[in-house]
Context: one part of a larger RNA
RNA sequence: CUGGGCGUAAAGCGCGCGUAGGAGGUUUGUUAAGUCAGAUGUGAAAGCCCCGGGCUUAACCUGGGAAUUGCAUUUGAUACUGUCAUGCUCGAGUUUGGUAGAGGGGAGUGGAAUUUCCGGUGUAGCGGUGAAAUGCGUAGAGAUCGGAAGGAACACCAGUGGCGAAGGCGACUUACUGGACCAAUACUGACACUGAGGUGCGAAAGCGUGGGGAGCAAACGGGAUUAGAUACCCCGGUAGUCCACGCCGUAAACGAUGUCUACUAGCCGUUAGGAAUUUAUAAUCCUUUAGUAUCGUAGCUAACGCGAUAAGUUCUCCGCCUGGGGAGUACGGCCGCAAGGCUAAAACUC
Numbered sequence: 001c002u003g004g005g006c007g008u009a010a011a012g013c014g015c016g017c018g019u020a021g022g023a024g025g026u027u028u029g030u031u032a033a034g035u036c037a038g039a040u041g042u043g044a045a046a047g048c049c050c051c052g053g054g055c056u057u058a059a060c061c062u063g064g065g066a067a068u069u070g071c072a073u074u075u076g077a078u079a080c081u082g083u084c085a086u087g088c089u090c091g092a093g094u095u096u097g098g099u100a101g102a103g104g105g106g107a108g109u110g111g112a113a114u115u116u117c118c119g120g121u122g123u124a125g126c127g128g129u130g131a132a133a134u135g136c137g138u139a140g141a142g143a144u145c146g147g148a149a150g151g152a153a154c155a156c157c158a159g160u161g162g163c164g165a166a167g168g169c170g171a172c173u174u175a176c177u178g179g180a181c182c183a184a185u186a187c188u189g190a191c192a193c194u195g196a197g198g199u200g201c202g203a204a205a206g207c208g209u210g211g212g213g214a215g216c217a218a219a220c221g222g223g224a225u226u227a228g229a230u231a232c233c234c235c236g237g238u239a240g241u242c243c244a245c246g247c248c249g250u251a252a253a254c255g256a257u258g259u260c261u262a263c264u265a266g267c268c269g270u271u272a273g274g275a276a277u278u279u280a281u282a283a284u285c286c287u288u289u290a291g292u293a294u295c296g297u298a299g300c301u302a303a304c305g306c307g308a309u310a311a312g313u314u315c316u317c318c319g320c321c322u323g324g325g326g327a328g329u330a331c332g333g334c335c336g337c338a339a340g341g342c343u344a345a346a347a348c349u350c
Stems, first nucleotide, its partner, number of pairs: 003322004007304002012318001014201004021194002025088002028085002031082001033081002035077008049065006091191001092188003095184005103177002106174004110154001115149007125136002162169002206247006215241002220236004258317001262313002266295001269292004274286001299306002323350003332343004
């Protein structure tokens, strides 16, 4: 390299969009590039292989043949692939009417609670723990009532519920906006799939500038615990957490399972749509597709398990793996304000 693999052994890019490329539904014709057949030329010699010959044999030498699976030219074949042309409608998309939704960014509004401040009542404790202490409190705390300020998060509803490509999304109102699904009609006519590079999005933490700062809380200080305690527990507490704009580009970014297509027993539940029944709702029955969760047949798997949402049977394209350590490191390059990220070895060693 071929091969064999990628849920858990090494291995699916965190997720989209998309360029080149790859591969691509169906009809008829065309062409003959791929493909197939024949012919001609060439494919040095030696060697290998086959049949002979020569040294007493052998090694060795030597004659002939085969082979040289290739390439070029040429003559044909036309099923398949390709080219060009022409249609088709099942793939894909558009149209009309509906359905559900924490999908997204913006503006506004709300109540509960915590904290602080002001005022009233009121008096000696409060707080905290395994037990304590630091801490707060006679300068009137804690408790309780009234008022004000400010920030952050949205109890119940809430659900192996929903939406989103992933990250993720949860108070309410509003206008803007993306996608999905269902039913029916008409239209376009293969426009579709994947996707090296590329490009966009991308939790938390972190960074820059300017705001904001209630609670929480790295660092830090104190009190305990302990042999020690740079911890666990307690009292404080700054970055940060929040907002705007700009970076960073990583996670056990997980279903540790790439994307698209088709096919292959069932059972139960849930959501949405349609039909029938009913005064109405609900229950029930039937049908259909999309999604979601659990069990399970065949099959698969080293086993565990997976099992129509496959890890089954297939089709397409991409990514990745190749003993452990050294190492996701060094060096170089690219990116970044930095932190660092991406790409990515070797010596040596077992």